Description
A computed fold for a 73-nucleotide RNA from a Thermoproteota archaeon, annotated as transfer RNA. Its Rfam family is "tRNA". It is annotated as a transfer RNA. Model confidence (mean pLDDT): 83 of 100.

[in-house]
RNA sequence: GGGCCGGUAGUUCAGUGGUAGAAUGCCCGACUCGCACUCGGGAGGUUCGAGGGUUCGAAUCCCUCCCGGUCCA
Numbered sequence: 001g002g003g004c005c006g007g008u009a010g011u012u013c014a015g016u017g018g019u020a021g022a023a024u025g026c027c028c029g030a031c032u033c034g035c036a037c038u039c040g041g042g043a044g045g046u047u048c049g050a051g052g053g054u055u056c057g058a059a060u061c062c063c064u065c066c067c068g069g070u071c072c073a
Stems, first nucleotide, its partner, number of pairs: 001072007010024004018056001026042005049065005
């Protein structure tokens, strides 16, 4: 320098055009003498890496760039 994969909640990851989700963590409650486990509920995403384009509508499609991984030179 070139190819490919990835960047979404504190963390690990789903979500391939129509309300952004799960697990775990955190907070509250139930249970317990108390704690843990278990069960129920809740908060948590400024802008889904950044900017622009397409569309009635974009995390999702297109272009450029940034960051990480990997392969080739």